A computed fold for a 114-nucleotide RNA from uncultured Halioglobus sp., annotated as Guanidine-I riboswitch aptamer. Of the family's consensus pairs, 100% are formed in the model.
RNA sequence: AUAGAUAUCUAGGGUUCCGAUCGCUGCAGCCAUAUCGCUGCACCGGUGACUGGUCCGAGAGUUAUCGACCUCCUCAAACAAGGGGGUUACACGGAGGGAUAAAAGCCCGGGAGA
Numbered sequence: 001a002u003a004g005a006u007a008u009c010u011a012g013g014g015u016u017c018c019g020a021u022c023g024c025u026g027c028a029g030c031c032a033u034a035u036c037g038c039u040g041c042a043c044c045g046g047u048g049a050c051u052g053g054u055c056c057g058a059g060a061g062u063u064a065u066c067g068a069c070c071u072c073c074u075c076a077a078a079c080a081a082g083g084g085g086g087u088u089a090c091a092c093g094g095a096g097g098g099a100u101a102a103a104a105g106c107c108c109g110g111g112a113g114a
Stems, first nucleotide, its partner, number of pairs: 004066004009061001012056002017053002019050001020047004025042006067088008090110001092113001096108003
């Protein structure tokens, strides 16, 4: 100095939206002498120790593509281009802070440390 980039999926994550659920109010229907109660719809609010859809998502997880490096072949004076093969290793890790609606194995960060 290099150990790369992007995307798919997952572990994981919370709650902006959808859904779910609970509640207030209003309307309609049913029951009822009436009060009460039940169902549906609309508006508003709460709940993520709400299974979910959307969303975020790994340096040390998966898969793929590209790139890089090495090598061989073709073309060829040679460079370059094209094609085949190989390599792309190893990796324990706080606390704290940051973004987003919010949080996290995201980012600070292959950090501090070990």
The sequence is in RNAcentral, with records from MGnify.